A computed fold for a 146-nucleotide RNA from a soil metagenome, annotated as c-di-AMP riboswitch aptamer (ydaO/yuaA leader). The sequence is in RNAcentral, with records from MGnify. It matches the Rfam family "c-di-AMP riboswitch aptamer (ydaO/yuaA leader)". Rfam's curators write: This family represents a conserved RNA structure found upstream of the ydaO and yuaA genes in Bacillus subtilis and related genes in other bacteria. Model confidence (mean pLDDT): 80 of 100.

[in-house]
RNA sequence: AGCCGAGUCCUCCUUGCCGGGAGGAUCGGGGGAACCAGUUGGGGUCGCCGUUGGUGGCUCCUCGGGGCGAAUCGCCGCGUCUGCGGCGUAGCGCUGCUCUUUCUGCGCGAGCCCGUCAGCUAACCCCGUAGGCAUGUCGAAAGAGA
Numbered sequence: 001a002g003c004c005g006a007g008u009c010c011u012c013c014u015u016g017c018c019g020g021g022a023g024g025a026u027c028g029g030g031g032g033a034a035c036c037a038g039u040u041g042g043g044g045u046c047g048c049c050g051u052u053g054g055u056g057g058c059u060c061c062u063c064g065g066g067g068c069g070a071a072u073c074g075c076c077g078c079g080u081c082u083g084c085g086g087c088g089u090a091g092c093g094c095u096g097c098u099c100u101u102u103c104u105g106c107g108c109g110a111g112c113c114c115g116u117c118a119g120c121u122a123a124c125c126c127c128g129u130a131g132g133c134a135u136g137u138c139g140a141a142a143g144a145g146a
Stems, first nucleotide, its partner, number of pairs: 002133003008025007027128005036119001041061009064117001065114004073088006091108004097145007
């Protein structure tokens, strides 16, 4: 020899340099069979049945759904709505040599994207490999390492 995060490393081309381009590894994510799982609610009408109803067809109205991430949910107040604020909360991070378990203390509990479409999912296909912070409470116990 700090922290969040998948977000690190290598090779080649170009350039005087900065920079730019291409490829690969690594890590992360999505789509995608079988099997399994799953099928919003209401009205009208017709048929059937074991008839307070059940079931199938047709028809009308109504409700969209999903992904990355810890970042969900509840209550209260404000607001015409989208929403805003407060108090909590599922969950998440730090607590400095590393890992596991525990205690203590301090924080987060956002944001963005797809566009009517995606359950799981082998083969296979596709995408990313960023960005942003800190000088603070600089603590403790056990075990195993360095």